[in-house]
RNA sequence: AAAAGGCAAACCAGUCGUAAGGCUGGGACGCAAAACCAAGGGCCGGCCAUUACUGGCCGUAGCCUGGUCACCGCAAGGAUGUCGGCAGCCUGGUUGCCGAA
Numbered sequence: 001a002a003a004a005g006g007c008a009a010a011c012c013a014g015u016c017g018u019a020a021g022g023c024u025g026g027g028a029c030g031c032a033a034a035a036c037c038a039a040g041g042g043c044c045g046g047c048c049a050u051u052a053c054u055g056g057c058c059g060u061a062g063c064c065u066g067g068u069c070a071c072c073g074c075a076a077g078g079a080u081g082u083c084g085g086c087a088g089c090c091u092g093g094u095u096g097c098c099g100a101a
Stems, first nucleotide, its partner, number of pairs: 006031002011026006029088001035094003039091003042086006049080002054070005071078002
């Protein structure tokens, strides 16, 4: 390459779930591992919390006392933590069809 086949994206219906997402049926965008495994990275969703002899700001000529805020951000949100998900995001592990090479 060929042959025999296999899987099934988006979307639709039903169903489970707070959600991400999963399952069943239809359906094919594609896939030589688009078979299985959450070990590493990444992405998605949920939940709780945020040191205070310290720092910023106000005030003062300056200092103390004092007031206010303090994980970051004006805010929407984000970060850390934790729980869950994605194997058709990548790496990795295991298994597997064909055979001209």

Predicted 3D model of a 101-nucleotide RNA (c-di-GMP-I riboswitch aptamer) from a soil metagenome. RNAcentral holds the sequence, with entries from MGnify. Its mean pLDDT, the model's own confidence on a scale to 100, is 81.